[in-house]
Molecule: small-subunit ribosomal RNA
Organism: uncultured bacterium
RNA sequence: UAGAGUUUGAUCCUGGCUCAGGAUGAACGCUAGCGGCAGGCUUAAUACAUGCAAGUCGAGGGGCAGCAGGUCUGUAGCAAUACAGAUGCUGGCGACCGGCAAACGGGUGCGGAACACGUACAGAACCUUCCUUUAAGCGGGGGAUAGCCCAGAGAAAUUUGGAUUAAUACCCCAUAGUAUUGUUGAGUGGCAUCACUUGAUGAUUAAAGAUUUAUCACUUAAAGAUGGCUGUGCGGCUGAUUAGGUAGUUGGCGGGGUAAUGGCCCACCAAGCCUUCGAUCAGUAACUGGUGUGAGAGGACGACCAGCCACACGGGGACUGAGACACGGCCCCGACUCCUACGGGAGGCAGCAGUGGGGAAUUUUCCGCAAUGGGCGAAAGCCUGACGGAGUGACGCCGCGUGUGGGACGAAGGCCUUCGGGUCGUAAACCACUGUCAGUGGGAAAGAUGGGCAUCGGCGCGAUAACCGCCGGUGCUUGACGGUACCUGCAGAGGAAGCCCCGGCCAACUCUGUGCCAGCAGCCGCGGUAAGACAGAGGGGGCAAGCGUUGCUCGGAAUUACUGGGCGUAAAGGGCGCGUAGGCGGGAUGGCAAGUCGGUUGUGAAAUCCUUCGGCUCAACCGAAGAACGUCGAUCGAUACUGCCAUUCUUGAGGGAUGCAGAGGAGACUGGAAUUCCCGGUGUAGCGGUGAAAUGUGUAGAGAUCGGGAGGAACACCGGUGGCGAAGGCGGGUCUCUGGGCAUCUCCUGACGCUGAGGCGCGAAAGCGUGGGGAGCAAACGGGAUUAGAUACCCCGGUAGUCCACGCUGUAAACGAUGAGCACUAGGUGUAUGGGGUAUCGACCCCAUGUGCCGCAGCUAACGCAAUAAGUGACCCGCCUGGGGAGUACGGCCGCAAGGUUGAAACUCAAAGGAAUUGACGGGGGCCCGCACAAGCGGUGGAGCAUGUGGAUUAAUACGUCACUAACCGUAGAACCUUACCCAGGCUUGACAUCUCGGGAACCCCUGUGAAAGCAGGGGGUGCCUCGCAAGAGGAGCCCGAAGACAGGUGUUGCAUGGCUGUCGUCAGCUCGUGUCGUGAGAUGUUGGGUUAAGUCCCGCAACGAGCGCAACCCCUGCCCCGUGUUGCCAGCGUUAAGUCGGGCACUCUCGGGGGACCGCUACGUAAGUUAGAGGAAGGUGGGGACGACGUCAAGUCAGCAUGGCCCUUACGCCUGGGGCUUCACACAUGCUACAAUGGCCAGUACAAAGGGUUCCUAACCCGCGAGGGGGCGGCAAUCCCAAAAAGCUGGUCCCAGUUCGGAUCGCAGGCUGCAACUCGCCUGCGUGAAGUCGGAAUCGCUAGUAACCGCCGGUCAGCUAUACGGCGGUGAAUACGUUCCCGGGCCUUGUACACACCGCCCGUCACGUCACCUGAGUCUGUUGCACCCGAAGCCGCUGGCCCAACUCGCAAGAGAGGGAGGCGUCGAAGGUGUGGCCGGUAAGGGGGACGAAGUCGUAACAAGGUAACCGUA
Repeated sequence: UAGAGUUUGAUCCUGGCUCAGGAUGAACGCUAGCGGCAGGCUUAAUACAUGCAAGUCGAGGGGCAGCAGGUCUGUAGCAAUACAGAUGCUGGCGACCGGCAAACGGGUGCGGAACACGUACAGAACCUUCCUUUAAGCGGGGGAUAGCCCAGAGAAAUUUGGAUUAAUACCCCAUAGUAUUGUUGAGUGGCAUCACUUGAUGAUUAAAGAUUUAUCACUUAAAGAUGGCUGUGCGGCUGAUUAGGUAGUUGGCGGGGUAAUGGCCCACCAAGCCUUCGAUCAGUAACUGGUGUGAGAGGACGACCAGCCACACGGGGACUGAGACACGGCCCCGACUCCUACGGGAGGCAGCAGUGGGGAAUUUUCCGCAAUGGGCGAAAGCCUGACGGAGUGACGCCGCGUGUGGGACGAAGGCCUUCGGGUCGUAAACCACUGUCAGUGGGAAAGAUGGGCAUCGGCGCGAUAACCGCCGGUGCUUGACGGUACCUGCAGAGGAAGCCCCGGCCAACUCUGUGCCAGCAGCCGCGGUAAGACAGAGGGGGCAAGCGUUGCUCGGAAUUACUGGGCGUAAAGGGCGCGUAGGCGGGAUGGCAAGUCGGUUGUGAAAUCCUUCGGCUCAACCGAAGAACGUCGAUCGAUACUGCCAUUCUUGAGGGAUGCAGAGGAGACUGGAAUUCCCGGUGUAGCGGUGAAAUGUGUAGAGAUCGGGAGGAACACCGGUGGCGAAGGCGGGUCUCUGGGCAUCUCCUGACGCUGAGGCGCGAAAGCGUGGGGAGCAAACGGGAUUAGAUACCCCGGUAGUCCACGCUGUAAACGAUGAGCACUAGGUGUAUGGGGUAUCGACCCCAUGUGCCGCAGCUAACGCAAUAAGUGACCCGCCUGGGGAGUACGGCCGCAAGGUUGAAACUCAAAGGAAUUGACGGGGGCCCGCACAAGCGGUGGAGCAUGUGGAUUAAUACGUCACUAACCGUAGAACCUUACCCAGGCUUGACAUCUCGGGAACCCCUGUGAAAGCAGGGGGUGCCUCGCAAGAGGAGCCCGAAGACAGGUGUUGCAUGGCUGUCGUCAGCUCGUGUCGUGAGAUGUUGGGUUAAGUCCCGCAACGAGCGCAACCCCUGCCCCGUGUUGCCAGCGUUAAGUCGGGCACUCUCGGGGGACCGCUACGUAAGUUAGAGGAAGGUGGGGACGACGUCAAGUCAGCAUGGCCCUUACGCCUGGGGCUUCACACAUGCUACAAUGGCCAGUACAAAGGGUUCCUAACCCGCGAGGGGGCGGCAAUCCCAAAAAGCUGGUCCCAGUUCGGAUCGCAGGCUGCAACUCGCCUGCGUGAAGUCGGAAUCGCUAGUAACCGCCGGUCAGCUAUACGGCGGUGAAUACGUUCCCGGGCCUUGUACACACCGCCCGUCACGUCACCUGAGUCUGUUGCACCCGAAGCCGCUGGCCCAACUCGCAAGAGAGGGAGGCGUCGAAGGUGUGGCCGGUAAGGGGGACGAAGUCGUAACAAGGUAACCGUA
């Protein structure tokens, strides 16, 4: 020291991405009241108009251009005065000479990776104007020159000549010490050269005056202070895809140069010097105090302020000076700009303002020297864009305000609403107050110290006068900001709130709009009609004169891990060894004190940070004191540990002796079996090969078999999780050479050790080179198959190669995916080799070294590892840091090549991964079920018809339903109705509900028009309840009218829903509580052994129990019993045509109740239970039904009903007429009837069950061929009716034929229902008589009273297209070996890259689009190396015949000394030429890569992925 989101169905881990925080010289968007403080070109070190930014001293000087005054003269005037001239006389002063300053202050960050900076030292190798202190001095003389004047050149800038002149300018002489220097002593000290002190003796070098009487200057010397210069240790960037660099280079001797050391420079000599502890090269960068962040360690940064450095248009150079190589100085080269009379000139804002330009972006051409500071001056003072202030911009930090109190039954309005209300909200209004800020008026500071003047006092000087100087008091005088801060009067809530956000992270939710659109987005992700994620609104949250966004940065990130990470499988152990540097290293003793530890001390500038105190009303801000700040220096001390030195030891290591095992390596020789080939014999038709075949081979004799021969390669058995080796790897035998290991002895050496960056060597297979060899095998290749294709898998052939020798290559899933060596840490059990003990000669026990398995602690994300560690330690090496791009590109190195090694980036993704879990899946495994297959019986698929669906058609052919699980389904009844569709005509508070008002009871009848609905109109009629005498009033119900709330919708969403349903599936499963195990998902239970129809039960078991399912309880049926006897029944009795009647209730039957079956019994088994048996009507759930677990399919239904949202409202509602849902080239599904003789037809004749019936079923009887009509008994039903059951049985006929099969289709004639049968009903009779002769691929049902065949009934319903559906009974089979296969399912297990779950996932080419990259004939910048050419300015050197006042000589002329111009030379910037390196821009073309809802081809991988996969290689 805080975490969160995001990989998954879920989990743990790894790992990246993202967010919350802080900060900012910021910018952008919206907004904006005031003040204080601070800060404001981060880009173009781009170019600059204009003004200002460094002057000052007259007390250095000559002077007087300008100003003021004076004086003089002249003129005017009486004068005052004015004007003109003269005069430097005074104040002063332009320009000039001279001094000091200008090297500070101010700006910027180009360059620079360096002693540039920081820090600590060093200078015995140095300088320092002005200032301070001390000591000494300041004597004499000289010659010039600017200015001014005269003359001249030039457009200008500027400049030439002549004359004259001063100095604190210049020169000479003197004086001369402790200065400089030569020679020479003494002493002391030190750090190598040496330093210090003190002598002697030579040589050399000083000076300036001014004002005035007191100072200031000047010279020399010493010292101080300050500032600088130089050297050294240490510290702070990146790249090795930069590994070698270097000739003044490294050192020496001598010299030059400098203030000074030094190769700084030069001559000579030597050959060094730097570098893997990273030289050189390249890139980047001013450094620091500090700033921001962080728990810290760190990482990032270096605005403002402060220190240092560098730079001043680019480059070079020196001059002056104490100081510069000089921002506002000079010279030269270059670029640029300006002026010009074209001959020449001028300039340098990275000073303050300001302008253009660049840019996302950064201010006024302000005021003042009042303060602080600086320069000059004796001073006054002058100068000062330093500075102090103001202005500007919310750029930042800080403070203040936009009001305060009261105020509801909670106004209006907005928004929401379940319509009740809620919320904005005490918020507002309203009432009462206050007066900050802003406004306006008045008052009014501090910042002022100091200086000057006046005066007073004291002191110094002096003549104890004055003057002057110094100190102190008093008075006067000086403020840019600015009438500012501050105080106060006045008025009035009056002038002052926005911005962002509200899906999660993350605080804050609703409505509307939109409809994968428009848009949002930091990450995950939102948006495809109910969006808390878009947009608007209401509301809310956060901050607030600001709020958001963007950029950058630290944090979170332990995500580079020093603090503080890892490498078996997640990224990561080098293929293996030998070994260099380096790192690390056994026991003992002594010493040293480098590391280490402690004390003292120096330094670590100030500011900043921190603490305390103080000043502005507070704060920001500012001040004071303290504390703090380093890997730093010095010094004293300690000596455990490390180190170093010395001595020593034997246990580490090595050696010796004696043995031992072994596919360890190399070479030579050698053996047998087998394959193939060749020769010969025997022998005949195939052989071979496969899933099946074919190619191939064989009558020219194969294959088979026997004999002989040739040749190459590999070594059966032994043989073994046996052995050996460092790894790769090593396998017949013998011999030779040779490496390593182990055991025993404990004899020798005495730490000789471990690891190992580079380096060197070894290194499977494939491959390469040369030469051999070649039996078998076998890339490529040929052929045959397979296939949609098959450049494969399979088959027949077959060349490189495989083998040998020599040489390359240097890689592998080179794996234990586990680096090496050392030590320590429970055990058990194999095996190989050696040794020991006992010894009974079988063996057993012990030790060591190897090699396996199991397992504890511990470790691990888990899996697992576990003395052969992945445990615990110390040590060394290698390696990792998200996935893809990519082990790619470029570059280097290696290679003959193939290629290897080292090894990026752009771009792109929000993951990629590991282990484990639950599922699902597998052309994985095991066990087990099911009419699942098989075995059977009958069908469908072919025909005709019925029905449904698709499609087509149509004004409409209403809607839904679509694998199984849609399709005789919703629909258990479409002619109208139904009806939802279409056309047409109509209605609009509506066909229906509630409320208000007016009228009327209700209701009935009629007319016109119309297809009807409707529209328009007329007549009749007065009931019930209450009050009232009555008239009448009111009311209930109903009707009519009016208006509006509303009705209505089969309009939409089944992906907003309820309910119901289908399906897996009547499959045996699905879960929970507690406990236990696991970090967790989860597991256990529920797995296992048995058993069952069953998670049924039993046994076992870290589980013990429980729930929903199973089963049972319920219903029907089968047997028995009891009760009940009408409408049922009839054994016996009577009776009849007849259970018809009497009678009876035994039987059947009915209804109700009960019994019965439970593996209870025998045999077997531990049990559960199974098999067999007995008994029994029934036997192992007796048969059937109802009943459907957790869940799945966003399965179905908004059109059955209900229902949220949306939509329509003279229509998407409602009414009516007609039409349509009934169409028809087709396709599919479900059925019916058939194709016939087990049959059809005719005649006769039996036997059911279950139902239905009053708008109904209808008997008898009559009519009709019949449908049907008439008729009406009986029946609200155990009573009557529908009603006949049919197949069957008996008899007859048909005789295999498109028929006496089959009945479609069509014609005619009828019947029935109904308002109405045209579209479009059913039935009847007669006639007609189609297809069809048993059905391709395929496919369905059924396991017993089942299938099959046969009829009966019902619902719906006026009728019916019913062959459908739901029931009922009659007749009544066959077959099941079995579980290999198909389908579905259950349990266990295994693999998985699947989880939308295999209808999954996923790979590569091709095509299209976008993007970045690599290469590319070249081409163009930049940068840099080398060589040469040219060579400015300038320093230096040489020269200096030309020039020169001072000094010397000389009377002079002149000469000399010395200096200079000029000339020459070295160096030298820029430029030029040539040739290399590197970075970059661009390019026809080439290359791969990434990304992109629905493109093409295939199917490589994930399951045994359908040929196991993968690695290296060709």